Molecule: Bacterial RNase P class A
Organism: uncultured Marmoricola sp.
RNA sequence: GGCUGGCCGGGCGACCGCGUCGGACCUGGGUGACCAGGGCCGCCGAGGAAGGUCCGGGCUCCACAGGACGAGGUGGUGGGCAACACCCACCCGGGGCAACCCGCGGGACAGUGCCACAGAAAGCAGACCGCCACCGGUUCCGUCUCCGGACGGCGCCGGCGGCAAGGGUGAAACGGUGGUGCAAGAGACCACCAGCGCGGCGGGUGACCGUCGCGGCUCGGUAAACCCCACCUGGAGCAAGACCAGACAGCGAGCGUUCGAGGGCGGUCCGCCCGAGCUCGCGGGUAGGUCGCUGGAGGGAGUCGGCAACGGCUCUCCUAGAUGGAUGGUCGCCCACCGAGCCGCCGUGAGGCGGCCGGGGACAGAACCCGGCCUACAGGCCAGCCCGU
Repeated sequence: GGCUGGCCGGGCGACCGCGUCGGACCUGGGUGACCAGGGCCGCCGAGGAAGGUCCGGGCUCCACAGGACGAGGUGGUGGGCAACACCCACCCGGGGCAACCCGCGGGACAGUGCCACAGAAAGCAGACCGCCACCGGUUCCGUCUCCGGACGGCGCCGGCGGCAAGGGUGAAACGGUGGUGCAAGAGACCACCAGCGCGGCGGGUGACCGUCGCGGCUCGGUAAACCCCACCUGGAGCAAGACCAGACAGCGAGCGUUCGAGGGCGGUCCGCCCGAGCUCGCGGGUAGGUCGCUGGAGGGAGUCGGCAACGGCUCUCCUAGAUGGAUGGUCGCCCACCGAGCCGCCGUGAGGCGGCCGGGGACAGAACCCGGCCUACAGGCCAGCCCGU
RNA backbone atom coordinates (compact mmCIF):
# COMPACT_ATOMS: atom_id res chain seq x y z
C1' G A 1 0.00 0.00 0.00
C1' G A 2 -3.70 -3.73 -0.32
C1' C A 3 -6.95 -8.51 0.38
C1' U A 4 -10.13 -11.50 3.46
C1' G A 5 -12.81 -12.95 7.79
C1' G A 6 -14.97 -11.99 12.58
C1' C A 7 -16.91 -8.60 16.37
C1' C A 8 -18.91 -4.09 18.84
C1' G A 9 -22.25 -0.37 17.68
C1' G A 10 -21.85 3.93 23.83
C1' G A 11 -20.99 2.87 29.63
C1' C A 12 -22.35 4.04 34.89
C1' G A 13 -25.64 6.57 38.35
C1' A A 14 -30.07 9.52 39.91
C1' C A 15 -35.09 11.17 39.02
C1' C A 16 -39.62 11.01 36.10
C1' G A 17 -42.71 8.16 32.55
C1' C A 18 -44.81 3.61 29.65
C1' G A 19 -46.03 -1.98 28.85
C1' U A 20 -46.46 -7.46 30.22
C1' C A 21 -46.21 -10.57 34.46
C1' G A 22 -46.19 -11.50 39.93
C1' G A 23 -47.54 -9.81 45.03
C1' A A 24 -50.37 -7.72 48.91
C1' C A 25 -54.14 -3.62 49.27
C1' C A 26 -58.52 -0.32 48.18
C1' U A 27 -63.28 0.51 45.52
C1' G A 28 -67.46 -1.60 42.75
C1' G A 29 -70.27 -6.11 41.12
C1' G A 30 -71.41 -11.35 42.35
C1' U A 31 -74.42 -16.44 47.19
C1' G A 32 -69.67 -18.05 45.54
C1' A A 33 -65.56 -19.43 42.40
C1' C A 34 -64.33 -14.95 40.45
C1' C A 35 -64.67 -10.37 37.35
C1' A A 36 -63.71 -4.96 36.45
C1' G A 37 -61.15 -0.47 37.86
C1' G A 38 -57.35 2.17 40.78
C1' G A 39 -52.80 3.51 42.86
C1' C A 40 -48.28 0.92 45.50
C1' C A 41 -44.00 -2.66 45.49
C1' G A 42 -40.90 -6.10 42.61
C1' C A 43 -38.80 -8.70 38.02
C1' C A 44 -38.20 -8.05 32.94
C1' G A 45 -38.70 -5.04 28.45
C1' A A 46 -36.02 -4.29 20.42
C1' G A 47 -31.97 -5.25 16.28
C1' G A 48 -27.60 -6.51 13.56
C1' A A 49 -30.26 -5.37 10.47
C1' A A 50 -36.30 -5.88 14.31
C1' G A 51 -36.23 -3.06 7.61
C1' G A 52 -37.45 -4.57 2.10
C1' U A 53 -41.20 -8.71 1.99
C1' C A 54 -37.24 -11.21 -2.51
C1' C A 55 -36.70 -16.78 -1.65
C1' G A 56 -37.29 -21.34 1.64
C1' G A 57 -39.81 -23.82 5.70
C1' G A 58 -42.87 -24.61 10.34
C1' C A 59 -47.98 -23.68 11.76
C1' U A 60 -53.43 -22.94 10.29
C1' C A 61 -57.62 -23.48 7.14
C1' C A 62 -59.64 -24.89 2.41
C1' A A 63 -64.31 -32.15 2.56
C1' C A 64 -56.10 -33.04 -0.24
C1' A A 65 -58.92 -39.49 -5.89
C1' G A 66 -56.51 -39.01 -10.47
C1' G A 67 -55.04 -37.49 -15.55
C1' A A 68 -53.91 -33.95 -19.60
C1' C A 69 -52.59 -29.09 -21.02
C1' G A 70 -50.81 -24.59 -19.31
C1' A A 71 -48.10 -21.28 -15.93
C1' G A 72 -44.05 -20.23 -12.68
C1' G A 73 -39.25 -21.48 -10.73
C1' U A 74 -34.27 -23.76 -10.59
C1' G A 75 -29.82 -24.83 -13.86
C1' G A 76 -21.24 -26.59 -13.77
C1' U A 77 -20.07 -30.89 -10.09
C1' G A 78 -20.07 -33.08 -5.23
C1' G A 79 -21.69 -32.22 -0.34
C1' G A 80 -24.53 -29.56 3.90
C1' C A 81 -29.48 -28.34 5.51
C1' A A 82 -36.26 -29.15 7.62
C1' A A 83 -35.94 -26.58 2.94
C1' C A 84 -34.02 -22.89 -0.42
C1' A A 85 -32.69 -18.98 -5.49
C1' C A 86 -28.86 -20.11 0.92
C1' C A 87 -23.97 -22.18 2.69
C1' C A 88 -19.19 -25.13 1.96
C1' A A 89 -15.54 -27.47 -1.15
C1' C A 90 -14.05 -28.21 -6.02
C1' C A 91 -14.21 -27.64 -11.69
C1' C A 92 -14.35 -24.31 -15.95
C1' G A 93 -14.00 -19.16 -17.91
C1' G A 94 -12.41 -13.98 -16.90
C1' G A 95 -9.50 -10.07 -13.94
C1' G A 96 -5.19 -9.07 -10.64
C1' C A 97 2.41 -9.30 -9.80
C1' A A 98 -0.06 -11.53 -5.51
C1' A A 99 -3.34 -12.29 -1.21
C1' C A 100 -7.85 -12.71 -3.65
C1' C A 101 -12.13 -11.24 -6.55
C1' C A 102 -16.14 -11.81 -10.44
C1' G A 103 -19.57 -15.26 -13.39
C1' C A 104 -28.29 -15.14 -14.51
C1' G A 105 -22.05 -21.25 -15.53
C1' G A 106 -27.64 -26.81 -19.18
C1' G A 107 -28.44 -26.78 -24.78
C1' A A 108 -26.84 -22.34 -30.53
C1' C A 109 -24.82 -29.35 -35.80
C1' A A 110 -34.10 -29.77 -33.23
C1' G A 111 -36.25 -25.50 -35.34
C1' U A 112 -37.51 -20.08 -35.64
C1' G A 113 -36.05 -15.03 -34.81
C1' C A 114 -32.48 -10.99 -34.07
C1' C A 115 -27.33 -8.83 -34.82
C1' A A 116 -28.00 -1.18 -33.91
C1' C A 117 -24.12 2.37 -35.89
C1' A A 118 -20.21 1.98 -39.21
C1' G A 119 -19.07 -0.89 -43.39
C1' A A 120 -18.66 -3.38 -50.08
C1' A A 121 -20.40 -7.36 -47.14
C1' A A 122 -23.44 -9.48 -40.51
C1' G A 123 -24.98 -15.85 -42.15
C1' C A 124 -25.53 -21.09 -46.69
C1' A A 125 -21.65 -12.94 -46.63
C1' G A 126 -19.22 -9.72 -49.89
C1' A A 127 -15.75 -6.58 -53.44
C1' C A 128 -15.02 0.16 -51.82
C1' C A 129 -9.66 1.00 -52.21
C1' G A 130 -6.32 -2.60 -53.94
C1' C A 131 -3.58 -6.93 -56.82
C1' C A 132 -3.53 -9.58 -61.71
C1' A A 133 -4.58 -11.48 -66.95
C1' C A 134 -6.97 -10.14 -71.61
C1' C A 135 -9.21 -6.42 -75.16
C1' G A 136 -9.60 -1.20 -76.93
C1' G A 137 -7.72 3.88 -76.70
C1' U A 138 -3.73 7.21 -75.47
C1' U A 139 0.69 11.10 -73.32
C1' C A 140 5.88 10.31 -73.13
C1' C A 141 10.44 7.45 -74.11
C1' G A 142 13.33 3.88 -77.05
C1' U A 143 14.36 0.86 -81.60
C1' C A 144 13.37 0.08 -86.81
C1' U A 145 11.55 2.48 -91.22
C1' C A 146 9.54 1.91 -97.79
C1' C A 147 8.37 8.56 -93.69
C1' G A 148 2.43 6.39 -94.05
C1' G A 149 3.69 3.92 -89.66
C1' A A 150 5.20 -0.88 -86.93
C1' C A 151 7.04 -3.01 -82.42
C1' G A 152 8.53 -2.63 -77.26
C1' G A 153 8.47 -0.13 -72.36
C1' C A 154 7.04 3.15 -67.65
C1' G A 155 2.17 5.06 -66.91
C1' C A 156 -3.12 6.72 -67.51
C1' C A 157 -8.43 5.94 -69.12
C1' G A 158 -12.44 2.57 -70.49
C1' G A 159 -14.44 -2.49 -70.98
C1' C A 160 -14.80 -7.68 -69.62
C1' G A 161 -13.07 -11.17 -66.16
C1' G A 162 -9.99 -13.54 -62.04
C1' C A 163 -8.59 -12.89 -56.55
C1' A A 164 -9.57 -12.17 -51.40
C1' A A 165 -3.20 -11.64 -49.64
C1' G A 166 -2.94 -6.16 -48.02
C1' G A 167 -5.80 -1.36 -46.57
C1' G A 168 -10.20 0.44 -44.43
C1' U A 169 -15.34 -0.49 -41.03
C1' G A 170 -16.97 -2.97 -36.77
C1' A A 171 -18.07 -5.84 -30.44
C1' A A 172 -17.66 -9.65 -34.19
C1' A A 173 -15.48 -10.25 -41.25
C1' C A 174 -15.34 -17.86 -42.41
C1' G A 175 -8.10 -19.88 -38.22
C1' G A 176 -2.35 -18.16 -37.12
C1' U A 177 3.00 -18.40 -38.74
C1' G A 178 6.30 -20.02 -42.51
C1' G A 179 6.72 -22.29 -47.24
C1' U A 180 5.14 -24.45 -52.09
C1' G A 181 2.31 -22.74 -55.89
C1' C A 182 0.11 -18.99 -59.25
C1' A A 183 -0.94 -14.01 -64.08
C1' A A 184 -2.24 -12.37 -59.18
C1' G A 185 -3.95 -15.14 -55.22
C1' A A 186 -6.32 -18.49 -51.86
C1' G A 187 -6.16 -24.75 -46.87
C1' A A 188 -5.43 -24.89 -53.47
C1' C A 189 -1.28 -27.94 -51.27
C1' C A 190 2.55 -28.91 -47.16
C1' A A 191 4.83 -28.39 -42.00
C1' C A 192 4.05 -26.68 -37.12
C1' C A 193 0.56 -24.35 -33.75
C1' A A 194 -4.49 -23.10 -31.97
C1' G A 195 -9.49 -24.70 -32.03
C1' C A 196 -13.64 -28.31 -33.17
C1' G A 197 -15.45 -33.41 -33.63
C1' C A 198 -14.65 -38.76 -32.96
C1' G A 199 -11.98 -42.80 -30.69
C1' G A 200 -8.26 -45.16 -27.25
C1' C A 201 -5.45 -45.04 -22.61
C1' G A 202 -4.55 -42.90 -17.62
C1' G A 203 -6.37 -39.90 -13.14
C1' G A 204 -10.86 -38.18 -10.40
C1' U A 205 -17.33 -40.07 -6.79
C1' G A 206 -18.09 -36.12 -10.38
C1' A A 207 -17.86 -31.39 -13.08
C1' C A 208 -13.32 -32.12 -15.56
C1' C A 209 -8.00 -32.84 -16.47
C1' G A 210 -3.64 -35.14 -18.93
C1' U A 211 -1.93 -37.82 -23.14
C1' C A 212 -1.99 -40.49 -27.97
C1' G A 213 -4.25 -41.28 -32.74
C1' C A 214 -7.65 -40.03 -36.72
C1' G A 215 -10.80 -36.52 -39.48
C1' G A 216 -12.79 -32.49 -42.69
C1' C A 217 -9.23 -28.18 -43.16
C1' U A 218 -12.20 -23.96 -39.41
C1' C A 219 -18.01 -24.78 -39.20
C1' G A 220 -19.78 -16.37 -35.71
C1' G A 221 -22.69 -14.39 -31.55
C1' U A 222 -27.35 -14.13 -28.87
C1' A A 223 -31.50 -18.78 -24.97
C1' A A 224 -32.20 -12.09 -18.23
C1' A A 225 -35.44 -13.92 -27.47
C1' C A 226 -39.09 -17.78 -28.54
C1' C A 227 -37.81 -22.63 -27.83
C1' C A 228 -35.64 -27.69 -26.29
C1' C A 229 -33.84 -30.85 -22.02
C1' A A 230 -33.72 -32.31 -16.71
C1' C A 231 -35.75 -31.47 -11.93
C1' C A 232 -39.24 -28.85 -8.55
C1' U A 233 -44.05 -26.40 -7.38
C1' G A 234 -52.08 -27.22 -4.91
C1' G A 235 -54.10 -22.32 -2.99
C1' A A 236 -54.50 -18.72 0.70
C1' G A 237 -52.35 -16.62 4.77
C1' C A 238 -52.20 -15.12 12.32
C1' A A 239 -57.03 -9.82 9.34
C1' A A 240 -54.65 -17.91 9.04
C1' G A 241 -57.99 -20.23 12.27
C1' A A 242 -60.92 -21.68 16.93
C1' C A 243 -64.14 -20.33 20.94
C1' C A 244 -67.25 -17.02 24.03
C1' A A 245 -70.53 -12.94 24.70
C1' G A 246 -73.85 -9.59 22.49
C1' A A 247 -77.27 -6.91 18.69
C1' C A 248 -81.00 -7.09 14.75
C1' A A 249 -86.35 -7.16 11.11
C1' G A 250 -87.27 -8.16 7.49
C1' C A 251 -88.90 -7.16 2.26
C1' G A 252 -88.52 -7.62 -3.17
C1' A A 253 -86.57 -9.92 -7.77
C1' G A 254 -84.04 -13.95 -10.42
C1' C A 255 -82.09 -19.10 -10.79
C1' G A 256 -82.51 -24.11 -8.64
C1' U A 257 -83.95 -29.04 -5.58
C1' U A 258 -82.14 -35.66 -9.39
C1' C A 259 -83.80 -32.62 -16.38
C1' G A 260 -79.83 -30.37 -10.04
C1' A A 261 -78.38 -23.96 -8.88
C1' G A 262 -74.10 -23.58 -6.26
C1' G A 263 -69.48 -25.46 -4.12
C1' G A 264 -64.48 -28.51 -3.60
C1' C A 265 -60.18 -30.79 -6.14
C1' G A 266 -58.34 -22.52 -6.66
C1' G A 267 -55.02 -21.43 -13.77
C1' U A 268 -58.09 -24.35 -17.69
C1' C A 269 -60.32 -28.95 -19.33
C1' C A 270 -61.67 -34.10 -18.56
C1' G A 271 -63.04 -36.85 -14.59
C1' C A 272 -64.51 -37.47 -9.46
C1' C A 273 -66.96 -35.80 -4.98
C1' C A 274 -70.41 -32.78 -1.87
C1' G A 275 -75.05 -30.93 -2.68
C1' A A 276 -80.41 -27.43 -1.10
C1' G A 277 -79.79 -23.57 -1.35
C1' C A 278 -77.39 -19.52 -4.22
C1' U A 279 -77.12 -14.44 -6.45
C1' C A 280 -78.63 -9.23 -6.69
C1' G A 281 -81.19 -4.78 -4.67
C1' C A 282 -83.42 -2.03 -0.45
C1' G A 283 -83.56 -1.88 4.83
C1' G A 284 -81.58 -3.23 9.87
C1' G A 285 -77.61 -4.78 13.45
C1' U A 286 -72.49 -5.45 15.35
C1' A A 287 -67.58 -3.85 14.85
C1' G A 288 -66.28 -6.51 22.08
C1' G A 289 -63.41 -10.38 24.66
C1' U A 290 -60.35 -15.05 25.07
C1' C A 291 -57.10 -18.48 22.70
C1' G A 292 -53.60 -18.93 18.71
C1' C A 293 -48.70 -16.03 21.29
C1' U A 294 -43.92 -17.47 21.93
C1' G A 295 -38.64 -22.22 24.55
C1' G A 296 -36.99 -22.69 19.54
C1' A A 297 -34.61 -26.83 13.04
C1' G A 298 -32.40 -21.60 19.94
C1' G A 299 -27.45 -19.44 21.92
C1' G A 300 -22.54 -20.45 24.38
C1' A A 301 -18.38 -23.65 26.01
C1' G A 302 -15.84 -28.32 25.66
C1' U A 303 -14.97 -32.74 22.94
C1' C A 304 -15.27 -36.18 18.68
C1' G A 305 -15.97 -36.77 13.08
C1' G A 306 -15.31 -33.77 8.57
C1' C A 307 -10.66 -29.63 4.20
C1' A A 308 -15.20 -26.96 5.14
C1' A A 309 -20.42 -25.87 5.38
C1' C A 310 -22.22 -28.96 9.14
C1' G A 311 -23.26 -33.10 12.33
C1' G A 312 -22.95 -36.37 17.13
C1' C A 313 -22.31 -36.25 22.53
C1' U A 314 -21.76 -33.69 27.42
C1' C A 315 -22.38 -29.37 30.34
C1' U A 316 -24.58 -24.74 30.61
C1' C A 317 -27.68 -20.25 29.51
C1' C A 318 -32.48 -18.40 28.40
C1' U A 319 -38.70 -14.32 31.32
C1' A A 320 -40.61 -8.41 24.88
C1' G A 321 -45.47 -10.23 23.54
C1' A A 322 -48.24 -4.74 22.54
C1' U A 323 -53.47 -4.51 19.64
C1' G A 324 -54.11 2.91 18.10
C1' G A 325 -49.95 -0.60 19.36
C1' A A 326 -45.03 -0.16 25.75
C1' U A 327 -39.44 -0.33 25.41
C1' G A 328 -38.83 6.79 26.35
C1' G A 329 -37.11 11.59 28.54
C1' U A 330 -34.01 14.95 31.65
C1' C A 331 -29.51 15.74 34.43
C1' G A 332 -24.40 14.48 36.12
C1' C A 333 -19.69 11.87 35.33
C1' C A 334 -16.88 9.01 31.82
C1' C A 335 -15.55 7.06 26.77
C1' A A 336 -14.94 6.58 21.10
C1' C A 337 -14.75 10.50 17.64
C1' C A 338 -14.54 15.79 15.45
C1' G A 339 -12.55 21.19 15.61
C1' A A 340 -9.24 26.09 10.55
C1' G A 341 -10.11 27.31 18.85
C1' C A 342 -6.41 28.46 23.09
C1' C A 343 -1.91 27.07 25.96
C1' G A 344 2.60 24.19 26.81
C1' C A 345 6.51 20.75 25.16
C1' C A 346 9.27 18.22 21.10
C1' G A 347 10.91 18.69 15.83
C1' U A 348 14.94 22.53 10.68
C1' G A 349 10.05 21.35 8.77
C1' A A 350 5.41 18.91 7.30
C1' G A 351 3.75 17.56 11.92
C1' G A 352 3.49 14.86 16.76
C1' C A 353 2.27 14.58 22.15
C1' G A 354 -0.28 16.54 26.53
C1' G A 355 -3.89 19.84 28.84
C1' C A 356 -8.17 23.20 28.48
C1' C A 357 -12.57 24.78 25.78
C1' G A 358 -16.56 23.77 22.31
C1' G A 359 -19.15 20.02 19.65
C1' G A 360 -20.67 14.92 19.73
C1' G A 361 -22.96 8.69 19.12
C1' A A 362 -25.24 6.50 12.93
C1' C A 363 -28.94 3.27 10.38
C1' A A 364 -33.26 2.25 12.33
C1' G A 365 -37.39 0.24 15.67
C1' A A 366 -40.59 -6.24 17.29
C1' A A 367 -46.36 -7.59 15.84
C1' C A 368 -47.27 -15.84 14.47
C1' C A 369 -42.29 -18.02 14.50
C1' C A 370 -37.70 -19.67 12.25
C1' G A 371 -33.43 -20.22 8.09
C1' G A 372 -31.38 -17.11 4.29
C1' C A 373 -30.64 -13.14 0.72
C1' C A 374 -30.62 -7.99 -0.26
C1' U A 375 -30.54 -3.01 1.28
C1' A A 376 -29.23 1.09 5.21
C1' C A 377 -25.42 2.27 8.86
C1' A A 378 -21.59 7.82 12.63
C1' G A 379 -17.59 5.53 14.52
C1' G A 380 -14.44 1.73 16.39
C1' C A 381 -11.89 -3.11 17.67
C1' C A 382 -9.50 -7.93 16.57
C1' A A 383 -7.25 -11.81 13.58
C1' G A 384 -4.99 -13.94 9.24
C1' C A 385 -2.76 -13.27 4.48
C1' C A 386 -0.32 -10.71 0.01
C1' C A 387 2.97 -6.98 -2.43
C1' G A 388 6.98 -3.29 -1.87
C1' U A 389 11.06 -1.34 1.12